Predicted 3D model of a 249-nucleotide part of an RNA (large-subunit ribosomal RNA, domain VI) from a Pseudomonadota bacterium. It was read from a public genome assembly. It matches the Rfam family "Bacterial large subunit ribosomal RNA". Its mean pLDDT, the model's own confidence on a scale to 100, is 89.

[in-house]
Context: one part of a larger RNA
RNA sequence: GGAGAAUUGAGAGGAUCUAACUCUAGUACGAGAGGACCGAGUUGGACGCACCUCUGGUGGACCUGUUGUCGCGCCAGCGGCACAGCAGGGUAGCUAUGUGCGGACGGGAUAACCGCUGAAAGCAUCUAAGCGGGAAACCCACCUCGAAACAAGUUCUCCCUUGAGAGCCGUGGAAGACCACCACGUUGAUAGGCCGGGUGUGGAAGUGCAGCAAUGCAUGCAGCUUACCGGUACUAAUAGCUCGAUCGG
Numbered sequence: 001g002g003a004g005a006a007u008u009g010a011g012a013g014g015a016u017c018u019a020a021c022u023c024u025a026g027u028a029c030g031a032g033a034g035g036a037c038c039g040a041g042u043u044g045g046a047c048g049c050a051c052c053u054c055u056g057g058u059g060g061a062c063c064u065g066u067u068g069u070c071g072c073g074c075c076a077g078c079g080g081c082a083c084a085g086c087a088g089g090g091u092a093g094c095u096a097u098g099u100g101c102g103g104a105c106g107g108g109a110u111a112a113c114c115g116c117u118g119a120a121a122g123c124a125u126c127u128a129a130g131c132g133g134g135a136a137a138c139c140c141a142c143c144u145c146g147a148a149a150c151a152a153g154u155u156c157u158c159c160c161u162u163g164a165g166a167g168c169c170g171u172g173g174a175a176g177a178c179c180a181c182c183a184c185g186u187u188g189a190u191a192g193g194c195c196g197g198g199u200g201u202g203g204a205a206g207u208g209c210a211g212c213a214a215u216g217c218a219u220g221c222a223g224c225u226u227a228c229c230g231g232u233a234c235u236a237a238u239a240g241c242u243c244g245a246u247c248g249g
Base pairs, nucleotide, nucleotide: 001159002158003157004156005155006154007153011145012144013143014142017045018044019043020042021041022040023039029034047102048101049100050099051098055096056095057094058093062089063088064087065086066085067082068081069080070079071078072077106140107139108138113133114132115131116130160248165243166242167241168240169185170184171183172182173181190236191235192234193232194231195230196229197228200224201223206219207218208217209216210215
């Protein structure tokens, strides 16, 4: 002069809620009617944070059914258009009505208030000196941010004109308006493709059989399958350019 990590916490923000029921106990209290403090537990409401396993929503690059019409010469099989043509489902992601969690415990100093000791004022007095108790409020404690906290802090490791390192550029991303941030760039799994799996759909085409036919059955939990999981250099991250410190009193 740099790189990568780890930190201190000045300060800032958030949160701070509440009910019912059970036990204590039909106890204390009360003639009875009624009916506790204190303490312990259970279940909720509203609110907040996170998440998508479950229940659902959405899911216009997934699957299926189907109407009209046009096309692929015709059949069959497909494709286009019609609000995504209409309809039934649905992965990832995003989500709430779904799921999990939270308010606590405790400490300090106090308010009203309750006191101890105690004079002025031989008594009395919580107060004048002194001491104690006492709230969801205050400070801490809990969660988050946080050294532009310009007094710009601290620690560790490594590197540097034999060029540390950064940027440009490229492949991308639960990151994102742009920028930024993060991962990767052949010493490579960053994205695509491909392979395998999962998931969804729901039984492909062709053929055979049955039926006059529509259609049904078999081959065969078939065929197809986006964003998911894993693998694999086949494709693209090539090549290169710019900035950059007199080893920093």